[in-house]
RNA sequence: CUCUGGAAAGCAACGGCCACAGCCGUUCACCGACGGGUGCAAGCCGCGUUGUAGCGAUGCGGCGAAAUCUCUCAGGUUCCCAGACAGAG
Numbered sequence: 001c002u003c004u005g006g007a008a009a010g011c012a013a014c015g016g017c018c019a020c021a022g023c024c025g026u027u028c029a030c031c032g033a034c035g036g037g038u039g040c041a042a043g044c045c046g047c048g049u050u051g052u053a054g055c056g057a058u059g060c061g062g063c064g065a066a067a068u069c070u071c072u073c074a075g076g077u078u079c080c081c082a083g084a085c086a087g088a089g
Stems, first nucleotide, its partner, number of pairs: 001089005010028001012027006029077003035073001036071002039069001043063008
């Protein structure tokens, strides 16, 4: 890169253009799996308290790697399109 599988949530209301599941504006209600943002666990370091022959225990602070966690900005909420991820080539 190609093929295949692939969830969630409004057939939302009003107005305009309208053939429309379409486009635009307004309004609320929702989803997380294009994308994007946030923070972190193990461990290490420092300080204090406590205990041991030694190994420790504990509190605070700092550094510290990600996510399907988390936020819903974007995106999405009927079919299509899209789609993280998975399989095959």
The RNA shown here (Glycine riboswitch aptamer) has 89 nucleotides and comes from a Pseudomonadota bacterium. Its mean pLDDT, the model's own confidence on a scale to 100, is 83. Of the family's consensus pairs, 83% are formed in the model.